About this RNA:
Predicted 3D model of a 91-nucleotide RNA (c-di-GMP-I riboswitch aptamer) from Paenibacillus phyllosphaerae.

């Protein structure tokens, strides 16, 4: 010094559930709250998940209009797996 595990200490961060607000949604902010995490910090042009406004196509309706259906991401997830870096002690 680098790896590689994690008992301990300093701390750190927040699931759901509620609640403002933002959006067509998935989702994001914030407050609360603490399931939980040794990276639950960051990366969304690796993978892998969701969501489908608007586009496109079928469809119902006498016609129109309202509807319903598939398809699709430029949209979101990073606490799915991946990548990147980071603390502090023993071995």
């Nucleotide at each position: 010094g680098c790896u590689a595990c994690u008992a301990a200490a300093u701390g750190g961060c927040u699931a759901a559930c509620c609640u403002g607000g933002c959006g067509a949604a998935a989702g994001c902010c914030g407050g609360c709250g603490g399931c939980g995490c040794a990276a639950a910090a960051c990366c969304a042009a690796g993978g892998g998940u969701c969501u489908a406004a608007a586009g496109u196509c079928c469809u119902g309706c006498a016609u129109a209009a309202u509807g319903g259906g598939a398809u699709c991401a430029u949209g979101a997830c990073a606490g799915c797996c991946g990548g990147u870096u980071g603390c502090g002690a023993u071995u």
The RNAcentral record of the sequence draws on Rfam. The organism belongs to Paenibacillus, within Bacteria. Its Rfam family is "c-di-GMP-I riboswitch aptamer". About the family: GEMM was predicted in a large-scale screen for bacterial structured RNA regulatory elements.